[in-house]
Context: one part of a larger RNA
RNA sequence: GAUGAACGCUAGCGACAGGCUUAACACAUGCAAGUCGAGGGGCAGCGGGGUGUAGCAAUACACUGCCGGCGACCGGCGCACGGGUGCGUAACGCGUAUGCAACCUACCUAUCAGUUGGGGAUAACCCGGCGAAAGUCGGACUAAUACCCAAUAAAGCAGGGGUCCCGCAUGGGGAUAUUUGCUAAAGAUUAAUUGCUGAUAGAUGGGCAUGCGUUCCAUUAGAUAGUUGGUGAGGUAACGGCUCACCAAGUCUGCGAUGGAUAGGGGUUCUGAGAGGAAGGUCCCCCACACUGGUACUGAGACACGGACCAGACUCCUACGGGAGGCAGCAGUGAGGAAUAUUGGUCAAUGGGCGCAAGCCUGAACCAGCCAAGUCGCGUGCAGGAUGACGGCCCUACGGGUUGUAAACUGCUUUUAUGUGGGAAUAAUCAUCAAUACGUGUAUUGAUUUGCAUGUACCAUAUGAAUAAGCAUCGGCUAACUCCGUGCCAGCAGCCGCGGUAAUACGGAGGAUGCGAGCGUUAUUC
Repeated sequence: GAUGAACGCUAGCGACAGGCUUAACACAUGCAAGUCGAGGGGCAGCGGGGUGUAGCAAUACACUGCCGGCGACCGGCGCACGGGUGCGUAACGCGUAUGCAACCUACCUAUCAGUUGGGGAUAACCCGGCGAAAGUCGGACUAAUACCCAAUAAAGCAGGGGUCCCGCAUGGGGAUAUUUGCUAAAGAUUAAUUGCUGAUAGAUGGGCAUGCGUUCCAUUAGAUAGUUGGUGAGGUAACGGCUCACCAAGUCUGCGAUGGAUAGGGGUUCUGAGAGGAAGGUCCCCCACACUGGUACUGAGACACGGACCAGACUCCUACGGGAGGCAGCAGUGAGGAAUAUUGGUCAAUGGGCGCAAGCCUGAACCAGCCAAGUCGCGUGCAGGAUGACGGCCCUACGGGUUGUAAACUGCUUUUAUGUGGGAAUAAUCAUCAAUACGUGUAUUGAUUUGCAUGUACCAUAUGAAUAAGCAUCGGCUAACUCCGUGCCAGCAGCCGCGGUAAUACGGAGGAUGCGAGCGUUAUUC
């Protein structure tokens, strides 16, 4: 000097940033991922309409998917993002630089081509059974952008033939009237559109490989059997002992293998003149993990935090037969600890998912709350005022010094405070209406509409010095000295050292010095 700090004393305000460093300990409760009716069958609930019955009527009841819409269900997309944590990991994990002639990529963009004809189911609903529950089983009916079959089919895939070009070794690329085989599709609607299928290219995101760099211990010296290489096969999006069969006996190591300890890495941060040393909290990038261990399924993408299955520990429910759960999401609770916040508001903005859209969802995000825990800013008045007042303290004591222009007193100001009044920006959109341009759909313009924070910030005005100063130190280092008390006691102390009767070093007082809404102490680091 610095800090995600803590402790002691003290404390007026604001802005900006920050806030479990310990137990990756256990978690009550609520919320954190849905959406689409313009894919579908439908109609549980709500609103409307219609019909009927009762009634003079209001109205009540019943029926009816007819309409708005819509619980549950089938289906699509999303849930692999966003958010958290740092357990593990000394590793191609990360950083940097390359390569893939060994690869994938939903949604998006561009281009080309297509979208034909059929079929059988199944959930919901209904009926019935079992169960305490979680749930589950059987029967019957039905739809689709769900599923299946067939047609068509090449620029696609696989194979054959001849041909041209190129390279970086395996090889790569092109044109083919060449030839054989294989492989698609889904509709909706308000008729404008929008979906669907195949192919190519792009974009984006990933996968893999490699050079170099990446902590400590030799009181760790040998390690290795899929181990090292080959052939063949399997597997993968893809290369590869990735896996397997066979064959060979290799491979790493004093330039530190193997083992052990510690640790997420980087951009960066702190310090320092630099070289270096230390750190990796907040923010950004990458990685790993999601009660512990394992496994795959679905999918473009996961071996998946709020999905599945198995095993384990723990907690809970139970009718004892059996079940349920996973805050290292946001709040919050207990525990641990020197120590770390609200069970808040809003989707207004930014962004994300779904949707034609309206919109819905969003503890991402934006705001508000708490905390001097940090940085910065502001204030606690200003000017005049000597009989240098009173009081305190000190002395050589009828006097002097100091506190000290300090106070009183006079004048002024009003940041701040309190009251009153006014009052934002953040908003651009979307949508609706109108106009204009060209092609009836897009673009532009205008109007209307949308603000959580917020009646907040801010501004004006009234009142009145009014509401606001402490902490540490004063022997030297080190800025700042006297008196009293104590008497090697009580105590101080970072180091040297003070204290045993005149202590500038202990305790108090007066005075002084330093910093100031803070000041000291402790811890860590340079």